[in-house]
Context: one part of a larger RNA
RNA sequence: CUGGAGACCCCCAAGGGGAAGCGAAGACCCUAUAGAGCUUUACUGCAGGCUGUCGCUGAGACGUGGCCGCUGACGUGCAGGAUAGGUAGGAGUCAUCACACAGGUACCCGCGCCAGCGGGCCACCGAGACAUCACUGAAAUACUACCCGUCAGUGGCUGCGACUCUCACUCCGGGAGGAGAACACCGGUAGCCGGGCAGUUUGACUGGGGCGGUACGCGCUCGAAAAGAUAUCGAGCGCGCCCCAAGAUUUCCUCACGCGGGACAGGAACCCGCGGAAGAGCGCAAGAGCACAAGGAAGUCUGACAGUGUCAUUCCAAGCGAGUGACGCUGACGCGAAAGCGUGGUCUAGCGAACGGAUCACGGGCCUCAAUGGCCCGGAUUUACGACAGAAAAGCUACCUUAGGGAUAACAGAGUCGUCACGCGCAAGAGCACAUAUCGACCGCGUGGCUUGCUACCUCGAUGUCGGUUCCCUCCAUCCUGCCCGUGCAGAAGCGGGCAAGGGUGAGGUUGUUCGCCUAUUAAAGGAGGUCGUGAGCUGGGUUUAGACCGUCGUGAGACAGGUCGGCUGCUAUCUAUUGGGGG
Numbered sequence: 001c002u003g004g005a006g007a008c009c010c011c012c013a014a015g016g017g018g019a020a021g022c023g024a025a026g027a028c029c030c031u032a033u034a035g036a037g038c039u040u041u042a043c044u045g046c047a048g049g050c051u052g053u054c055g056c057u058g059a060g061a062c063g064u065g066g067c068c069g070c071u072g073a074c075g076u077g078c079a080g081g082a083u084a085g086g087u088a089g090g091a092g093u094c095a096u097c098a099c100a101c102a103g104g105u106a107c108c109c110g111c112g113c114c115a116g117c118g119g120g121c122c123a124c125c126g127a128g129a130c131a132u133c134a135c136u137g138a139a140a141u142a143c144u145a146c147c148c149g150u151c152a153g154u155g156g157c158u159g160c161g162a163c164u165c166u167c168a169c170u171c172c173g174g175g176a177g178g179a180g181a182a183c184a185c186c187g188g189u190a191g192c193c194g195g196g197c198a199g200u201u202u203g204a205c206u207g208g209g210g211c212g213g214u215a216c217g218c219g220c221u222c223g224a225a226a227a228g229a230u231a232u233c234g235a236g237c238g239c240g241c242c243c244c245a246a247g248a249u250u251u252c253c254u255c256a257c258g259c260g261g262g263a264c265a266g267g268a269a270c271c272c273g274c275g276g277a278a279g280a281g282c283g284c285a286a287g288a289g290c291a292c293a294a295g296g297a298a299g300u301c302u303g304a305c306a307g308u309g310u311c312a313u314u315c316c317a318a319g320c321g322a323g324u325g326a327c328g329c330u331g332a333c334g335c336g337a338a339a340g341c342g343u344g345g346u347c348u349a350g351c352g353a354a355c356g357g358a359u360c361a362c363g364g365g366c367c368u369c370a371a372u373g374g375c376c377c378g379g380a381u382u383u384a385c386g387a388c389a390g391a392a393a394a395g396c397u398a399c400c401u402u403a404g405g406g407a408u409a410a411c412a413g414a415g416u417c418g419u420c421a422c423g424c425g426c427a428a429g430a431g432c433a434c435a436u437a438u439c440g441a442c443c444g445c446g447u448g449g450c451u452u453g454c455u456a457c458c459u460c461g462a463u464g465u466c467g468g469u470u471c472c473c474u475c476c477a478u479c480c481u482g483c484c485c486g487u488g489c490a491g492a493a494g495c496g497g498g499c500a501a502g503g504g505u506g507a508g509g510u511u512g513u514u515c516g517c518c519u520a521u522u523a524a525a526g527g528a529g530g531u532c533g534u535g536a537g538c539u540g541g542g543u544u545u546a547g548a549c550c551g552u553c554g555u556g557a558g559a560c561a562g563g564u565c566g567g568c569u570g571c572u573a574u575c576u577a578u579u580g581g582g583g584g
Base pairs, nucleotide, nucleotide: 008584009583010582011581012580013579014578017576018575019574021571022570029405030404031403032402034401035400036397037396038395039394042200043199044198045197046196048193049192050191051190052189053188054187055186058165059164060163062161063160064159065158066157067156068155069154070153071152072151073150074149075148085147086146087145088144089143092130093129094128101126103125104124105123107120108119109118110117111116169180170179171178172177203216204214205213212233217239218238219237220236221235222234240388241283242345243344247301248300249299250298251297252296253295255279257275258274259273260272261271262270281290282289284350286348287347288346305331306330307329308328309327310326311325312324313323333342334341335340356383357382358381359380360379362378363377364376365375366374367373412459413457414455415454416453418452420448421447422446423445424444425443429439430438466541467539468538469537471533472530473529474528475527476526479504480503481502482499483498484497485496486495487494507519508518509517510516547565548564549563550562551560552559553558
């Protein structure tokens, strides 16, 4: 000096690997005593409807009920003069001086359990007739008053049924008038219907939520780490009663089981004897306790009573209700000769505040002339909230919204590695004999981080999600190609193993597919990783919004890892990295 390579500074262009790029307080998921839209046999209401009733709303007659009043009758159980309604008074009552008449006979009418009773007629007779007295639970229809039941007549008020009218009211008509008519309309009130509409509710725990379950109130044992306390959707089980004796007391007794013996009687029935601290029993789970019995039996009882406290526990060591227990006092009792014992069950589970309802021969007040009437207050008992210190309460949302959460799920990552893939140890056996050419059970031990799980550690003020495509890098547990060893290797073709990642590993049919199946080739048609590489590169078939259809489920709104058709892919490149070009 020429050529090449590398470093530094700057510029131009490009395509987009990275900046978990920019965009939008995630729409999925969960949470909120957040919201909204929709549904319904959720809850509570409101419009509206139907029916009854009252007002507007009056008149008349008929039929048929109810209530009240008046008049007149009628009320045989037996015994008994005989059709005795009840109660009270009661020793007398009625009858001729005229409008005559008590009683009897005849006739007529009504009732009737055919014995009789009531009324009328004055035709006839006529001066007495009926009580008290014997029978009867009750004494006279002798007389008077009040009342009960039944019947007939009558008056008032009122209901119902069907009807007539006209004057309200309604409709038609310009009007005259007509049609309808106390109905309808309208208003009040009561019952029923009432998502048409409205306001709300629709719990919590939870190895995400939902489904499931209740670990949401209590009791026992273990966990629990020798005081007490102690968690998990930890392990094993229970309670929401039962009992007038299975309670109280006094007295007496001793179990289970084994052995020996005894008619029916046997493996098991009952009796006798011996052994027997408990191996039985105590209503019920477990634990504790108990034979000096709390266990078994008999007698007598109701202390399973009324009132009022203290302490403990519930709730260790802060607070707290109901509940529960222990120990007292007062009264009245039970058993016992007495001392005494008895405040239910040997102890630990068997439970529930207010408001409201029901009941009470409980207590008090008010109203009323009064009542066994009405109203109110207090008390006692009972009734339930089991989400058990107790709101009055069903769902859907893919049409959705908001506040938040990586306190909490789906993708990916991380941890783990049961599962998965690959390998190893041992070698029972198969291999005609022979474990190890080849295959290899049972058992044991690893490696990997490709499957599927588990965890919930990063990300919910967002890291774009399956498959394909394009393009690049890596690993080896090697499909082919290379070198070598063994063989149950004659050769050829194989089978098994060792080293080896340089290169290669293709095409088509079906399916959105990854995968798989199939087809014809090929030396071979290997596996895996790179945020299941790669959407600021593409695609958008699938999944996963809004529309719609089917099947199934749901009363419904709607729902369905069921099917089906349709359905938007933003970004002008700052830095970095890379490629190409230029300058110093």
Molecule: large-subunit ribosomal RNA, domain V
Organism: Halobaculum rubrum